The RNA shown here (Glycine riboswitch aptamer) has 105 nucleotides and comes from Hellea sp. Its Rfam family is "Glycine riboswitch aptamer". From the family's description: This family represents the bacterial glycine riboswitch. Taxonomically the source falls in Hellea (Bacteria, Pseudomonadati, Pseudomonadota, Maricaulales). It was read from a public genome assembly, where an Rfam model found it. The prediction has a mean pLDDT of 81.

[in-house]
RNA sequence: UUCUUCCAAGCGGGAGAGUGUUUUGCAGUUAUCUAAUAACUUCAGAACCGCCGAAGGAGCAACCGCCACCGGAAACUCUCAGGCCCCAAGGACCGCUUGGCAGAC
Numbered sequence: 001u002u003c004u005u006c007c008a009a010g011c012g013g014g015a016g017a018g019u020g021u022u023u024u025g026c027a028g029u030u031a032u033c034u035a036a037u038a039a040c041u042u043c044a045g046a047a048c049c050g051c052c053g054a055a056g057g058a059g060c061a062a063c064c065g066c067c068a069c070c071g072g073a074a075a076c077u078c079u080c081a082g083g084c085c086c087c088a089a090g091g092a093c094c095g096c097u098u099g100g101c102a103g104a105c
Base pairs, nucleotide, nucleotide: 002104003103004102006100007099008098009097010096011095012094013093018049020048021047022046023045024044025043027041028040029039030038031037032036050084051083052082056080057078058077059076063072064071065070
């Protein structure tokens, strides 16, 4: 100097599943018009049912560490958590750039 594993940061890409039902609260609109009542809409909660998996978590397996025990282990499985119109947020993983430890040449 070049390349590679790992780690961090930045940029870019990045899926899935209910516009569910009931109810509560703030605000707005409409109707009646004496005032309040009724209906509808946006947003935010709660409960119930249904669903998704790519934060995290858990389980097992091929396989690996050493024959066993034991341990590690996925994008598989489970859905505790999280999420389910669009937007936003989040997002495993992928690409590029920069930096750092280590290794190889």